[in-house]
The RNA shown here (Bacterial RNase P class A) has 367 nucleotides and comes from a Pseudomonadota bacterium. The prediction has a mean pLDDT of 76. The RNAcentral record of the sequence draws on ENA. Rfam family: Bacterial RNase P class A. By type it is a ribozyme. About the family: Ribonuclease P (RNase P) is a ubiquitous endoribonuclease, found in archaea, bacteria and eukarya as well as chloroplasts and mitochondria. Gene Ontology terms of the family: dimeric ribonuclease P complex, ribonuclease P activity and tRNA processing.
RNA sequence: CCAGAGGGCCGGGCGGCCGCGGCGCGCCUUGCGCGCGUCGAGGAAAGUCCGGGCUCCGCGGGACGACGGUGCCGGGUAACGCCCGGCGGAGGCGACUCCAGGGAAAGUGCCACAGAAAGCAGACCGCCGCGUCUCGGCGCGGCAAGGGCGAAAGGGUGGGGUAAGAGCCCACCGCGGCACCGGCAACGGCGCCGGCACGGCAAACCCCACCGGGAGCAAGACCGAAUAGGGGCGGCACAUGGGCCUCGUCCCGGCCCCGCCGCCCGGGUUGGUUGCUCGAGGGUCGCAGCGAUGCGGCUCCCAGAGGAAUGGCCGCCCAUCCCCAUGACGGGGAGGACAGAACCCGGCUUACAGGCCCUCUGGCGCU
Numbered sequence: 001c002c003a004g005a006g007g008g009c010c011g012g013g014c015g016g017c018c019g020c021g022g023c024g025c026g027c028c029u030u031g032c033g034c035g036c037g038u039c040g041a042g043g044a045a046a047g048u049c050c051g052g053g054c055u056c057c058g059c060g061g062g063a064c065g066a067c068g069g070u071g072c073c074g075g076g077u078a079a080c081g082c083c084c085g086g087c088g089g090a091g092g093c094g095a096c097u098c099c100a101g102g103g104a105a106a107g108u109g110c111c112a113c114a115g116a117a118a119g120c121a122g123a124c125c126g127c128c129g130c131g132u133c134u135c136g137g138c139g140c141g142g143c144a145a146g147g148g149c150g151a152a153a154g155g156g157u158g159g160g161g162u163a164a165g166a167g168c169c170c171a172c173c174g175c176g177g178c179a180c181c182g183g184c185a186a187c188g189g190c191g192c193c194g195g196c197a198c199g200g201c202a203a204a205c206c207c208c209a210c211c212g213g214g215a216g217c218a219a220g221a222c223c224g225a226a227u228a229g230g231g232g233c234g235g236c237a238c239a240u241g242g243g244c245c246u247c248g249u250c251c252c253g254g255c256c257c258c259g260c261c262g263c264c265c266g267g268g269u270u271g272g273u274u275g276c277u278c279g280a281g282g283g284u285c286g287c288a289g290c291g292a293u294g295c296g297g298c299u300c301c302c303a304g305a306g307g308a309a310u311g312g313c314c315g316c317c318c319a320u321c322c323c324c325a326u327g328a329c330g331g332g333g334a335g336g337a338c339a340g341a342a343c344c345c346g347g348c349u350u351a352c353a354g355g356c357c358c359u360c361u362g363g364c365g366c367u
Stems, first nucleotide, its partner, number of pairs: 001363010012317007020040008028031001042338001046349002049347005054216004067212005072086005087101001088099004102207002107205002109201003124147002126143007155173006174196001175194004180189003220274004230265007241257005281300008318336001320334005
């Protein structure tokens, strides 16, 4: 210098003018008033996908079952499906990256297309032996090495062996079992034995282990009118109608309800107050730890609105882009990405113009 890998940070700056929301103070003309001071979006405020705080409802304890979730090992944390450190597998020359990564000798199920055969395997081409022959072949038997199909064909490579072959035999690798060593563990190493028995799929059912009440700030609490409606008591009215008093129908009778007025009670819409922001909080320093993180000291207060304020204009500057000019200096113009708190916190995921910093890898050149 070129090409890359991992991590962290910023995400326009300064000044002037006008405007907006919350809070505090002051003033008088006491009103949706004015003035001053102070604070006023994000790394994701987003998706609402996980985990909690808080609130209400439900719930006597335990076991089992159903349903849902999680799934290598160890650690961190209030907790997690998150994070850190390892292990195993896969990819890359490498820095490094990716993996729902428990169980397939408990059972059930599935394995498309192609192919002869896809699960107690199978024989299409082929190879070998015997017989026959019209010398193309055909019949019987042996084989599974080679070809072919497939994601996958009942271990792989090499040698021996054989009529041809085959774990048939041998060596190494793989696989399984049993010891020993290292490690908290996942796992790794090494030795012996076994001739191969055990194909794949559990983001198919299932089995095993662990975890799990429901709803959410429109949660919830308090205050609470007018009108309408509900309940109680008292008074007035009782015409018509309805219900009950017997299984059906009719008649008579009884009781109750439907009406008006007054007083009281409870619920509750609009509305007001609260929940509401000091918190697993931010910054910095030290210590422990590989790290996630923990502990301690000092310091700071940092939106709390309630359909929603945090904005606009001008000047200069920085990054970026376009045009003109050019030997060079330059001149003019455009112009800030994604996005917008709504109870709060820890994560994950997704969106993002442009820029800065640190560490590392591969290559080339020079010393």